[in-house]
RNA sequence: GCUGGAGUAGCUCAGUCGGCAGAGCAGCCGCCUCGUAAGCGGCAGGUCAGGGGUUCAAGUCCCCUCUCCAGCUCCA
Numbered sequence: 001g002c003u004g005g006a007g008u009a010g011c012u013c014a015g016u017c018g019g020c021a022g023a024g025c026a027g028c029c030g031c032c033u034c035g036u037a038a039g040c041g042g043c044a045g046g047u048c049a050g051g052g053g054u055u056c057a058a059g060u061c062c063c064c065u066c067u068c069c070a071g072c073u074c075c076a
Base pairs, nucleotide, nucleotide: 001072002071003070004069005068006067007066010025011024012023013022019056027043028042029041030040031039049065050064051063052062053061
């Protein structure tokens, strides 16, 4: 330099054919308990890596950039 994959909540990850952004764990509150843990219920938490484009509508499609992972090639 080239090719492919990944980037979504604090963490691990879903999100199907473009149409309400989600789960588990963690956090907070409550229930339960003599108390704690466990269990149960609820709440909160998002610049979907960044920018631009297409579209009535983009996490999803197109382009550029950044970061990480894997592979390949050339020169020295």